[in-house]
RNA sequence: CAGGCCGGGUGACCGCGGGCUGAGCCUCACGGCCCAGCGCGAGGAAAGUCCGGACACCGAAGGGCAGGACGCUGGGGAGACCCCAGGCGGCGAAAGCCGACGGACAGUGGCACAGAAAGGAGACCGCCACCGGCGACACGUUCUCUCCGGAGACGCCGGAGGUAAGGGUGAAACGGUGGGGUAAGAGCCCACCAGCGCCGCGGUGACGCGGCGGCUAGCCAAACCCCGUCCGGUGCAAGGCGAAGCAGGCCCCGAUGAAGCUGCCCGCUGAGGGGCCGGGUACGCCGCUCGAGCCGACCGGGCAACCGGCGGCCUAGAGGGAUGGUCACCCUCGACAGAAUCCGGCUUACAGGCCUGCU
Numbered sequence: 001c002a003g004g005c006c007g008g009g010u011g012a013c014c015g016c017g018g019g020c021u022g023a024g025c026c027u028c029a030c031g032g033c034c035c036a037g038c039g040c041g042a043g044g045a046a047a048g049u050c051c052g053g054a055c056a057c058c059g060a061a062g063g064g065c066a067g068g069a070c071g072c073u074g075g076g077g078a079g080a081c082c083c084c085a086g087g088c089g090g091c092g093a094a095a096g097c098c099g100a101c102g103g104a105c106a107g108u109g110g111c112a113c114a115g116a117a118a119g120g121a122g123a124c125c126g127c128c129a130c131c132g133g134c135g136a137c138a139c140g141u142u143c144u145c146u147c148c149g150g151a152g153a154c155g156c157c158g159g160a161g162g163u164a165a166g167g168g169u170g171a172a173a174c175g176g177u178g179g180g181g182u183a184a185g186a187g188c189c190c191a192c193c194a195g196c197g198c199c200g201c202g203g204u205g206a207c208g209c210g211g212c213g214g215c216u217a218g219c220c221a222a223a224c225c226c227c228g229u230c231c232g233g234u235g236c237a238a239g240g241c242g243a244a245g246c247a248g249g250c251c252c253c254g255a256u257g258a259a260g261c262u263g264c265c266c267g268c269u270g271a272g273g274g275g276c277c278g279g280g281u282a283c284g285c286c287g288c289u290c291g292a293g294c295c296g297a298c299c300g301g302g303c304a305a306c307c308g309g310c311g312g313c314c315u316a317g318a319g320g321g322a323u324g325g326u327c328a329c330c331c332u333c334g335a336c337a338g339a340a341u342c343c344g345g346c347u348u349a350c351a352g353g354c355c356u357g358c359u
Base pairs, nucleotide, nucleotide: 001357002356003355004354005353006352008330009329010328011327012326013325014324016041017040019038020037021036022035024033025032026031043336047347048346050345051344052343053342054341055235056234057233058232062266063265064264065263067231068230069229070228071227072086073085074084075083076082087101088099089098090097091096102226103225107224108223109220110219111218124167125166126163127162128161130159131158132157133156134155135154142153143152144151145150175193176192177191178190179189180188194216196213197212198211199210200209201208202207239286240285241284242283248277249276250275251274252273253272259269260268293313294312295311296310298309299308300307301306331334
């Protein structure tokens, strides 16, 4: 650094929630009450409810728009914001870790502060040749040549230009380094490197390697957007069965279309819907827990995820909602936290301990 595992233990008694078995009582029966015995009773995350499903119901689960999610390649998987392997990029000395990782010549937009300029940009300082003037200012009325008319150099001031090498600003300044070139400079030219395009080879592919070419294209899409793939809605208070009880009144909308499907439109069905007051009930059963299930140092395939076979294991299922208490002993003195339809993932929390492999 990576992967896996454990998450106080044992015993006794009492209590609570389900299940099975056997007695007893009530009932015509269904069933109810009660007693005894046996066995079971939270987690690796039961959590967050972030994804994906199963299941259930709802108009035609029909169309379009809008909206949302995802986005390298190959494979796995029911599927996914999942997993495995690989590519590319970044980090690290390494083992290894991280990445919403399609498109910035389709269009629109943004680039704070600073800075002259933030995109076919820009001259602030600096550098450079040209034109005009002056050797005044200053410690210093400069220096050289001269045919004495001037000429040149240097410096200063002004003008109109060139220049993106250098300085400076910035997260970012229109490829980088070096050489040539030039008045000074510049892909202006050249070599190498980066980037882009084409070709060849390797690879299933992402991509890699090599050659050639013209020389250059800023960044941002977790900004709008474009491209591709996918998405109907509501969630077990879904929903089904049974039983009991009740009473209606007033107002509004409606075939010129109520209501149903939801943000909108079309299409479809086609007669109810809403508000206020009043009345009744708030009981039982099912759904409900064995399922895309888990384990194996086993066999076969595969690098792996995973698939097939064989063997083994499974036992919370409440509905005012159980899982607790006391005692004894032991240890390393015990963290985060508790089911509520179920399953697969992800994420987050976690005292302490164990094992394996690698640097």